The RNA shown here (SAM riboswitch aptamer (S box leader)) has 99 nucleotides.
RNA sequence: GCGCCAUCGAGAGUGACGGAGGGAACAGGCCCUUUGAAGUCCGGCAACCUGCCGAAAGGCAAGGUGCUAAAUCCUGCGGCGAAAGCCGAAAGAUGAGGU
Repeated sequence: GCGCCAUCGAGAGUGACGGAGGGAACAGGCCCUUUGAAGUCCGGCAACCUGCCGAAAGGCAAGGUGCUAAAUCCUGCGGCGAAAGCCGAAAGAUGAGGU
C1' cells in the first nucleotide's frame, strides 16, 4: 500500500511552551480561534490489543495504540416521505488480524 472485520450521537484541561491559524481532501454551509489556532510537553478520557481473575457473563489494571469543541460539525450519492425528517451507501478515522 491492498483487502477483511469491529467501532465512530458517551467521555476527557481555568496547566506549561508556542504565536496564527484550525475544523482530513474538493465544493457549499456553519463554526472555533489574540479571552491564544496548529504543534510539542504534561495532565486527562476510553478500553481495540495486552496482562491478571473467572466455567462463562463479566471484573480489575493500564504496558502498545488511539482520542481529548460541535454526530466523523453538517450537506454532497441512493431509497422512503407532502414536508420535517428517517434509513443506507461512499469517503474518512481508529483498532485488530490477513496479504